[in-house]
RNA sequence: UCAGGUUGGAGUGUCUGACCGCAGGCAGAGAAAGUCUGUCCUGAGGAAAGUCCGGACUCAUAGGGCAGGACGCCAGUUAACGACUGGGAGAAGUGAUUCUCGGUAAGGGCCAUAGAAACGUAAACCGCUCUGAAAAAGAGCAAGGGUGGAAAGGUGGGGUAAGAGCCCACCAGGGUCAGGGUAACCUGGCCGCUUGGUAACCUCCGUCUUGAGCAAGAUCAAAACGAAAGGUCAUAGGAUGCCCGCCAAAUUGAGUUUUACUCAUACCUUUCAGGUAGAUCGCUUAGAUAGAUGGUCAGGCUAGACAGAAUCCGGCUUACAGCUUACCUGAUACU
Numbered sequence: 001u002c003a004g005g006u007u008g009g010a011g012u013g014u015c016u017g018a019c020c021g022c023a024g025g026c027a028g029a030g031a032a033a034g035u036c037u038g039u040c041c042u043g044a045g046g047a048a049a050g051u052c053c054g055g056a057c058u059c060a061u062a063g064g065g066c067a068g069g070a071c072g073c074c075a076g077u078u079a080a081c082g083a084c085u086g087g088g089a090g091a092a093g094u095g096a097u098u099c100u101c102g103g104u105a106a107g108g109g110c111c112a113u114a115g116a117a118a119c120g121u122a123a124a125c126c127g128c129u130c131u132g133a134a135a136a137a138g139a140g141c142a143a144g145g146g147u148g149g150a151a152a153g154g155u156g157g158g159g160u161a162a163g164a165g166c167c168c169a170c171c172a173g174g175g176u177c178a179g180g181g182u183a184a185c186c187u188g189g190c191c192g193c194u195u196g197g198u199a200a201c202c203u204c205c206g207u208c209u210u211g212a213g214c215a216a217g218a219u220c221a222a223a224a225c226g227a228a229a230g231g232u233c234a235u236a237g238g239a240u241g242c243c244c245g246c247c248a249a250a251u252u253g254a255g256u257u258u259u260a261c262u263c264a265u266a267c268c269u270u271u272c273a274g275g276u277a278g279a280u281c282g283c284u285u286a287g288a289u290a291g292a293u294g295g296u297c298a299g300g301c302u303a304g305a306c307a308g309a310a311u312c313c314g315g316c317u318u319a320c321a322g323c324u325u326a327c328c329u330g331a332u333a334c335u
Stems, first nucleotide, its partner, number of pairs: 001331006009325004014300007022043004026038004045306001049317002052315005057213004061245001063244004068209005073087005088101005102204002107202002109198003125145002127141005153171006172194001174191007217281004226272007237247002252264005
């Protein structure tokens, strides 16, 4: 100097003045109003976006179980999380760094086409060896070639009629023992020879998990013809998908052929129809409610990008012009 990495690494992301115009507060005027006045005060973000996770808060029947759903290497942090921090193994990269992660000897399903054969006894298309005059036929092989994403460990050597972990060396996988580590896992010794892939297929194991959501909900006001069914001491109905449990309302009055029925009003639950629908709170150092911070002029500067709160908070993901700046990796040149 160039190229790259750090979840775009981090920060900043217009400033000053004048005039006009918004919303809220405060003060004054006004009977009051969505009214008027004012050298008064305040007025969007790092992501306010996405609505992907987790909570606070509110309502429903206190609670329990099942179903359903979510996560998945190990340890820790956290109110909690599918987030974050550190570590382990595998893969990509020269590297900084990035990405992925439970179990196939619990069971089941699937692996098209091609191929002899896709794990059930294995199997033999080309081929190799032996017997045979030869063809044929018979016996042996799975080492070589072919098909395929994948063919019953790999490479090399010995051995064999030809071959094969049949034997040996090294390596991968599996089992076992010892040591290190909280653990995932790592290192070493020994053993025999090795039983495919897929679990974001069903499923198994472990941990967690009610649902709906501020248009949640609370209070006041307003309006209105009502009707039906079942009930008033144990059942109906009632949040969540189901089950259990839980929770309603006169043990009223009168009458009769008196323990059953009838009438009367009161009350409870559900359904249908009709009517009303305004205000306050929730709601905030911005707190709106068809939803406020805009326009013009002048000057400065490197530039004005992405973009607008709506109950609140902790994360994640996505977008971003210009400017300032940190650490690390690689290449080249100079000293």
A computed fold for a 335-nucleotide RNA from a Thermotogota bacterium, annotated as Bacterial RNase P class A. Its mean pLDDT, the model's own confidence on a scale to 100, is 76. The organism belongs to Thermotogota, within Bacteria.